This is a predicted structure of a 351-nucleotide part of an RNA (small-subunit ribosomal RNA, central domain) from a Candidatus Peregrinibacteria bacterium.
Its mean pLDDT, the model's own confidence on a scale to 100, is 88.
[in-house]
Context: one part of a larger RNA
RNA sequence: CUGGGCGUAAAGCGUCUGCAGGUGCCCCGCAAAGUCUGAUGUUAAAUGUCGACGCCCAACGUCGUCAUCGUGUCGGAAACGUGCGGGGUCGAGUCACAGAGAGGCAUCUGGAAUGUCGUGUGUAGGGGUAAAAUCCGUAGAUCCACGAUGGAACGCCAAAAGCGAAGGCAGGAUGCUAGCUGUGCACUGACACUCAGAGACGAAAGCGUGGGGAGCAAAGGGGAUUAGAUACCCCCGUAGUCCACGCCCUAAACGAUGUGGGCUCGGUGUUGGGACUUUCAAUUGGUUCCAGUGCCUUAGCUAACGCGGUAAGCCCACCGCCUGAGGAGUACGGCCGCAAGGCUAAAACUU
Numbered sequence: 001c002u003g004g005g006c007g008u009a010a011a012g013c014g015u016c017u018g019c020a021g022g023u024g025c026c027c028c029g030c031a032a033a034g035u036c037u038g039a040u041g042u043u044a045a046a047u048g049u050c051g052a053c054g055c056c057c058a059a060c061g062u063c064g065u066c067a068u069c070g071u072g073u074c075g076g077a078a079a080c081g082u083g084c085g086g087g088g089u090c091g092a093g094u095c096a097c098a099g100a101g102a103g104g105c106a107u108c109u110g111g112a113a114u115g116u117c118g119u120g121u122g123u124a125g126g127g128g129u130a131a132a133a134u135c136c137g138u139a140g141a142u143c144c145a146c147g148a149u150g151g152a153a154c155g156c157c158a159a160a161a162g163c164g165a166a167g168g169c170a171g172g173a174u175g176c177u178a179g180c181u182g183u184g185c186a187c188u189g190a191c192a193c194u195c196a197g198a199g200a201c202g203a204a205a206g207c208g209u210g211g212g213g214a215g216c217a218a219a220g221g222g223g224a225u226u227a228g229a230u231a232c233c234c235c236c237g238u239a240g241u242c243c244a245c246g247c248c249c250u251a252a253a254c255g256a257u258g259u260g261g262g263c264u265c266g267g268u269g270u271u272g273g274g275a276c277u278u279u280c281a282a283u284u285g286g287u288u289c290c291a292g293u294g295c296c297u298u299a300g301c302u303a304a305c306g307c308g309g310u311a312a313g314c315c316c317a318c319c320g321c322c323u324g325a326g327g328a329g330u331a332c333g334g335c336c337g338c339a340a341g342g343c344u345a346a347a348a349c350u351u
Base pairs, nucleotide, nucleotide: 004322005321006320007305008304012319014201015200016199017198021194022193023192025088026087027086028085029084030083031082034080035077036076037075038074039073040072041071042070048066050064051063052062053061054060091191092188093187094186095184096183097182098181099180103177104176105175106174107173108172109171110154115149116148117147118146119145120144125136126135162169163168206247207246208245209244210243211242215241216240220236221235222234223233258318259317260316261315262314263313266296267295268294269293270292271291272290273289274288275287276286277285300307301306324351325350326349333344334343335342336341
């Protein structure tokens, strides 16, 4: 270099945006650098091929022939690819109308519950466990009622439901804002796909500064259990969990399945929208189309499990990644970070 792979065996970057690069719809015309082709030059000799000949044969030698490949010049072809020009609309986008949604940000606001405080009532227990004890309580607890205060999370609705690129998103209202779907087929006319590097976002934990702190709760203290118990159980409890701003950049970041597009039996749910039909009409039901989201399955695929129009089937374009196990996602170096650490990433050696 050729090759085989990536759901679970090693292997899809956490996700998206996107420059370079790679790839790219239909019709017509022109050009002819790619491509194909004719002629011709070159491609030293030896070596090599084929044939003949010479040493008795062979090795060896001599003569002749033939090259693939590459490249120069002149001429030709125009399907593909390319460049230029013209046209088109199905890809892509725009517009109008309609629609759904926990999409995002900000502000305001509600009730239930826990805790604490106050007042009243009331008296000896409460709490906790398998059983206990630590713990709270006659300085009046637990329980009950009323009032106050503060923080965090939002029961029912709720669903295999919805939205978002992913992470993720759930009380209510308002404002700002992004994406998506359908219908019309009105407009632009290939404007597209993918994407090394780059940029942005990125759960939880953690870090910095300042707030906040009800409940919960690493660490820590105590009570139990136990041979021990640095645990599981119980009583406390600090960081943290919450807010603002700035970092960190990881994950079983999972569908363990990259993105986009085309093609390929059926059945049954569900979400949003459209058309036709049913009806006097509203509704409801039926048929069907588009977009999403589930289950079962044909062909096919798969080592099997399973996948099966939301493909892991049949294909195209582009990117990423894998190459026995351990050493090791480590050392060293570099870059990033306040740090914790992250990213990139070996070898000796063992087997």

It was read from a public genome assembly. It matches the Rfam family "Bacterial small subunit ribosomal RNA". Its family is annotated with ribosome and structural constituent of ribosome in the Gene Ontology.